[in-house]
């Protein structure tokens, strides 16, 4: 100097005038004064909870979700640290990370064959058989070919072919045997653990992939949601039809059991189910003090926890924070001025740096019960740490 990796920050400020919402206060009122008034994601509505209701309470099935280890947390499918696997020269990144020896299933095409598979091209033909031919008196020996048979080392196909390399052995081959590697079992050491290490011992050794396929195992989970819910006022039709109805109905995703409470029990019941019809859509509350945020100290590798003091905080309801002007700041362009490595005999050219009139630009984007997370979007600028490459000292 270039190219990267990881984490973090800013992404506007002030004044004036006018205009909004809330709180407090003064005033009979009109109105006045003071203070406060969006985000890092407010987005997505994907997880988890607080809170509210279903009267309270329990078990099971189904269903759904998660799935390495240890921590954090109110909780989580989140976060932190680690392990293993994969990618990268590396800093680092990603992981849907329990089980394939319980069962079922899937893998196109190519290939002989895709899981207790098998022979396309090949190799052998020791053993058995046939034919030809040479030597030989014969017995028999050799050579060639074919078949029975043997083989999976070589070649081919494929993403992947039932361990790899080497030596021996064999008719030719093969863990057939041996050495090393790999794999399995046991043992030793380290670690809370997932796991890691071992010139350890034994064993020729079961030889795939997919469970983000069904499935098996372990863990967890009631439902609905602030349009929850509570209260007030008003209005209508305490409406009508059908069915069910005593082992009855209700207790709320579905099914079963238990339990408890309420209604009701011989009936045109209550309730439940289906359909038709009518009224209301107003107001108050919930509504913002919280598992809250910032600064400081201590503990912890960290996530985070503890402690005290100080400071901080929208509450709207067709839905508030806006408009104009000026100044400053940030970023981009930049005439012009100064310095100026280097090249050149010189004149001159001149990378780069500093200043600068003036001009222009400003990303993603707006709460609605509240929090903890995740995911997505973001013009431009900045800070720290680390990795690789090139050059110079």
């Nucleotide at each position: 100097g270039a190219a990267g990796u990881g984490a973090c920050c800013c992404g506007g400020a002030g004044a004036a005038u006018c205009g909004c919402g809330g709180a407090g206060u003064c005033g009979c009122a009109a109105g006045g004064c003071u203070c406060c008034g969006a985000g890092g994601a407010a987005a997505g509505u994907c997880c988890g909870a607080a809170c509210u209701c279903c009267c309270a309470c329990g078990g099971g099935c189904a269903g759904c979700a998660g799935g390495c280890u240890g921590g954090c947390u109110a909780a989580c499918g989140g976060c932190c640290a680690g392990g293993c696997g994969c990618g990268g020269c590396g800093a680092c990144g990603c992981g849907a990370c329990g089980g394939a020896a319980a069962g079922u299933g899937c893998a196109a095409c190519a290939g002989a064959a895709a899981a207790u598979a098998a022979a396309c091209c090949g190799c052998c033909g020791a053993u058995c058989a046939c034919g030809a031919u040479u030597c030989g008196c014969a017995a028999g020996a050799g050579u060639c070919g074919u078949g029975a048979g043997g083989u999976a080392a070589g070649g081919g196909u494929g993403a992947a072919a039932c361990g790899g390399u080497g030596c021996g052995g064999u008719a030719a081959g093969a863990g057939c045997g041996c050495a090393c590697c790999g794999c399995g079992u046991c043992c030793c050491g380290c670690g809370u653990g997932a796991g890691c290490g071992g010139c350890g011992a034994c064993g020729g050794c079961a030889u795939g992939g997919c469970a983000a396929a069904c499935c098996c195992c372990c863990u967890g989970c009631g439902g609905a949601g602030c349009a929850a819910g509570a209260c007030c006022a008003a209005a209508u039709a305490g409406g009508g039809a059908c069915g069910u109805g005593a082992u009855g109905g209700a207790a709320c995703c579905g099914c079963c059991c238990g339990u408890u409470u309420c209604c009701g029990u011989u009936a045109u019941c209550a309730g439940c189910g289906u359909c038709c019809g009518g009224g209301u859509a107003g107001g108050u509350u919930g509504c913002u003090c919280g598992a809250c945020c910032g600064c400081c100290g201590c503990g912890g590798c960290a996530a985070c926890g503890c402690g005290a003091g100080c400071g901080g905080c929208a509450g709207a309801u067709g839905a508030a924070u806006g408009a104009u002007u000026c100044u400053c700041g940030u970023c981009c362009c930049g005439a012009c001025u100064c310095c100026g490595a280097g090249c050149g005999c010189a004149a001159g050219c001149g990378a780069g740096g500093a200043g600068a009139a003036g001009g222009g630009a400003a990303a993603c984007a707006g709460g609605a019960u509240u929090c903890g997370g995740c995911u997505u979007a973001c013009a431009g600028g900045g800070u720290c740490a680390c990795u690789u490459c090139a050059c110079g000292c």
This is a predicted structure of a 393-nucleotide RNA (Bacterial RNase P class A) from an Acidobacteriota bacterium. Lineage of the source: Bacteria > Pseudomonadati > Acidobacteriota. Its Rfam family is "Bacterial RNase P class A". Its family is annotated with tRNA processing, dimeric ribonuclease P complex and ribonuclease P activity in the Gene Ontology. The sequence was found by an Rfam model in a public genome assembly.